[in-house]
RNA sequence: GUCUGAAAAAGGCAAAACCACUGAAAGGUGGUGACGCAAAGUUACCGGUCUAACGGGCAACCUAUGACAGCGGGACUACCAGG
Numbered sequence: 001g002u003c004u005g006a007a008a009a010a011g012g013c014a015a016a017a018c019c020a021c022u023g024a025a026a027g028g029u030g031g032u033g034a035c036g037c038a039a040a041g042u043u044a045c046c047g048g049u050c051u052a053a054c055g056g057g058c059a060a061c062c063u064a065u066g067a068c069a070g071c072g073g074g075a076c077u078a079c080c081a082g083g
Base pairs, nucleotide, nucleotide: 002083003082004081005080012037013036017032018031019030020029021028022027035070041076042075043074045073046072047071048068049067050066055062056061
């Protein structure tokens, strides 16, 4: 430098649910809590998904400038062990 993650060790993250705060919502943040994760670290670049305040529409509904990285891919970075 590169590949692999069966076992081990040091550790790491934390789903659902509940509580508080926040947001129009989706969602986010903190606490409790562990379903899981070897990138469940970072990033909306591509696809996808969610929401629809504003705006449009007679209405049904449409719309991202709002979100999701624990949906898939890409990019960047990294611990331990082994080859």